[in-house]
Molecule: transfer RNA
Organism: Thermoproteota archaeon
């Protein structure tokens, strides 16, 4: 250097135009002598970043960052 894939709460993940999703783990209540498990409910997201298209953009388009796999 060139091609592909992918980056979404603390971690993992789904979602690919029109409410941002589940799970673990946090908090907090029920349950228990207690703790775990269980049942209710919460709190946590610049969807990596700038930019365009669209009436609307995580989602399409270019363009940089960063990992990853592959040709040179």
């Nucleotide at each position: 250097g060139g091609g592909c894939c992918g980056a979404u709460g603390g971690u993992c993940u789904a979602g690919c135009g029109g409410c941002a999703u589940g799970a673990c783990g946090c908090c907090g209540c029920c349950c228990u002598c207690a703790c775990g498990a269980g049942g209710c409910g919460g709190a946590g997201g610049u969807c990596g970043a700038g930019g365009g298209u669209u009436c609307a953009a995580c989602u399409c388009c270019c363009u940089c960052u960063c990992g990853g796999c592959c040709c040179a």